[in-house]
Context: one part of a larger RNA
RNA sequence: GGAUGAACGCUAGCGGCAGGCUUAAUACAUGCAAGUCGUGGGGCAGCACAGUGUAGCAAUACAUGGGUGGCGACCGGCAAACGGGUGCGGAACACGUACGCAACCUUCCUUCAAGUGGGGGAUAGCCCGGGGAAACCCGGAUUAAUACCCCGUAAUACAGUUGAGUGGCAUCACUUGGCUCUUAUAGCUCCGGCGCUUGAAGAUGGGCGUGCGCCUGAUUAGGUAGUUGGCGGGGUAACGGCCCACCAAGCCUACGAUCAGUAACUGGUGUGAGAGCACGACCAGUCACACGGGCACUGAGACACGGGCCCGACUCCUACGGGAGGCAGCAGUAAGGAAUAUUGGUCAAUGGACGCAAGUCUGAACCAGCCAUGCCGCGUGGAGGAUGAAGGCCCUCUGGGUUGUAAACUUCUUUUAUUUGGGAAGAAACCGGACUUUUCUAAGGCCGUUGACGGUACCAGAUGAAUAAGCACCGGCUAACUCCGUGCCAGCAGCCGCGGUAAUACGGAGGGUGCAAGCGUUAUCC
Numbered sequence: 001g002g003a004u005g006a007a008c009g010c011u012a013g014c015g016g017c018a019g020g021c022u023u024a025a026u027a028c029a030u031g032c033a034a035g036u037c038g039u040g041g042g043g044c045a046g047c048a049c050a051g052u053g054u055a056g057c058a059a060u061a062c063a064u065g066g067g068u069g070g071c072g073a074c075c076g077g078c079a080a081a082c083g084g085g086u087g088c089g090g091a092a093c094a095c096g097u098a099c100g101c102a103a104c105c106u107u108c109c110u111u112c113a114a115g116u117g118g119g120g121g122a123u124a125g126c127c128c129g130g131g132g133a134a135a136c137c138c139g140g141a142u143u144a145a146u147a148c149c150c151c152g153u154a155a156u157a158c159a160g161u162u163g164a165g166u167g168g169c170a171u172c173a174c175u176u177g178g179c180u181c182u183u184a185u186a187g188c189u190c191c192g193g194c195g196c197u198u199g200a201a202g203a204u205g206g207g208c209g210u211g212c213g214c215c216u217g218a219u220u221a222g223g224u225a226g227u228u229g230g231c232g233g234g235g236u237a238a239c240g241g242c243c244c245a246c247c248a249a250g251c252c253u254a255c256g257a258u259c260a261g262u263a264a265c266u267g268g269u270g271u272g273a274g275a276g277c278a279c280g281a282c283c284a285g286u287c288a289c290a291c292g293g294g295c296a297c298u299g300a301g302a303c304a305c306g307g308g309c310c311c312g313a314c315u316c317c318u319a320c321g322g323g324a325g326g327c328a329g330c331a332g333u334a335a336g337g338a339a340u341a342u343u344g345g346u347c348a349a350u351g352g353a354c355g356c357a358a359g360u361c362u363g364a365a366c367c368a369g370c371c372a373u374g375c376c377g378c379g380u381g382g383a384g385g386a387u388g389a390a391g392g393c394c395c396u397c398u399g400g401g402u403u404g405u406a407a408a409c410u411u412c413u414u415u416u417a418u419u420u421g422g423g424a425a426g427a428a429a430c431c432g433g434a435c436u437u438u439u440c441u442a443a444g445g446c447c448g449u450u451g452a453c454g455g456u457a458c459c460a461g462a463u464g465a466a467u468a469a470g471c472a473c474c475g476g477c478u479a480a481c482u483c484c485g486u487g488c489c490a491g492c493a494g495c496c497g498c499g500g501u502a503a504u505a506c507g508g509a510g511g512g513u514g515c516a517a518g519c520g521u522u523a524u525c526c
């Protein structure tokens, strides 16, 4: 000098863009953050409407009413493994990079091929009864399905066996035949369609292996028994001591094993001419974790942040018998700390889940609020104006110098401010309507509908210099000097050093220098 997720002191006009618990992975009140589908199902708690009945001349009122729209709870499907948070652990194939899998899986999506036949028994809900303070639980009766089961059919699927050929890298792989065995389904419909089952291929997402790279310590030198390898099995989507029985005695290590400490990694960021050094906030990719620890279930996918079970710590409720909970999601609270924000708005856009769709949900996201935390931009006026006014300060003191064109005064402008009026882009789709083309599917243009931000940005008019400057420093390094006070005192100080009666170094004043809505100090890195 540069830099920062900064803090502190003094000061403070505005806007744009970004950033905002670095500490206690401490504990959490409250609300929200994952639902959706009635075009799978039985149904009808609530709402609305036909219909029906009663009263009334009528409007209407009351009752009834699964018939309809729709739909609480329930069964069922898909989603909940994404998105969002944090950096505990981990020195490791965790990450980065490059290869490999002749050892693998992949819901939804796309393409292709084939199929969608027959039957059955339950169960939730509803109803009845019971237990419990509650959480919730038990029994009986009855009912449906795209829930569950059985039968039939079936392959280039699976398994067994067998023939031929080709290739490789050892186990082997590939191509092509034959025979035998096993295995599937689900309907709904407004008739347009949406689905379901099996197989092949693709795409996407993952899993596994390996080379190289990847912090400090030798005041850590030996470490290791599932340890190293084999044979056989189990397990897995898959290879493998991953696990197990048996057999052998190996394996790693001064090219640093083991142990200890520290640490999420990377793209990158800061600095520097570079080499390097330091860092890894925000954004993007990967990993790990979800009160501490362990375990599996479901599922294409989890050993699952807002799922389950067990142990533990803590908190809460209790009728003392027993129960409930997990903000490292968004806000917010307490605590810790030098220190870090609103219990805001909207699904309008982008994206996600579900749905044929309308749409619903979405603290993802988009916006708004707070903070000079940073970067960038703008302003605090411009021109003229010398009796060089008054006042201050200094001096060699009837005078001169300086503050200083500074002020006054004259004139101009209006960024900003205040006020008045206008006022966006972000919206194109989906969808609705009529139309054109079209064998079907569908395609096309036209019209209409949809904006949280926001009456915001922006534009125009009016008023009037009107609303707006501080902070640090002035001995040398280092740009900037005099007077007064003090008298080794009070004090200053980054280093050298100032202060003991003429202090440009302390304190004040005048003047000056530097930066400027900031300026200094502290901390850290280069």
Base pairs, nucleotide, nucleotide: 001526002525003524004523006522007521008520009519010518013378014377015376016375017374018373019371020370021336026334027333028332030331031330032329035078036077037076040075041074043071044070047069048068049067051064052063053062054061055060085289086288087287095213096212097211098210099209100208101207104206105205109202110201111200112199113198114197115196116195117151118150119149120148127140128139129138130137131136157182159180160179161178162177163176164175165174166173167172187194188193215261216260217259222252223251224250227249228248229247230246232244233243234242264286265285266284267283268279269278270277271276291312292311293310294309295308314325315324316323317322342368344367345366346365350364351362352361353360354359381412382411383410384409391403392402393401394400395399417463418462419461420460421459422458426453431448432447433446435444436443437442470515471514472513473512474511475496476495477494481510482509483508484507485506491498492497